[in-house]
The RNA shown here (c-di-GMP-I riboswitch aptamer) has 86 nucleotides and comes from a Bacillota bacterium. Its Rfam family is "c-di-GMP-I riboswitch aptamer". Rfam's curators write: GEMM was predicted in a large-scale screen for bacterial structured RNA regulatory elements. Lineage of the source: Bacteria > Bacillati > Bacillota. The coordinates come from a structure-prediction model, not an experiment, and the mean pLDDT is 81. The sequence was found by an Rfam model in a public genome assembly.
RNA sequence: AGUAAAAAUUGGCAAACCAGCCGAAAGGUUGGGGCGCAAAACUUAGGGUCUAAAACCAUCCAAGGUAAGACAGCCGGGUUGCAGAA
Numbered sequence: 001a002g003u004a005a006a007a008a009u010u011g012g013c014a015a016a017c018c019a020g021c022c023g024a025a026a027g028g029u030u031g032g033g034g035c036g037c038a039a040a041a042c043u044u045a046g047g048g049u050c051u052a053a054a055a056c057c058a059u060c061c062a063a064g065g066u067a068a069g070a071c072a073g074c075c076g077g078g079u080u081g082c083a084g085a086a
Stems, first nucleotide, its partner, number of pairs: 012037002017032006035073001041079003046075002048071003055066003
């Protein structure tokens, strides 16, 4: 000097819930809040889950089905990042 990566520290993010706004809904966003997270940072043309206004299919009393909509704090992949012992 490089690889490696534990503990500790400095910090980071922000579940449920409440209020406002957007949306047909799922949900998102702002503020409060704090369940938790060492990637709970980014990325949706992998898998999975949720919603169905319009449209299409189906039905003909209704009910139903379909994602190009949503979820990265569902899993996985890719990329990036703090710390630094043996």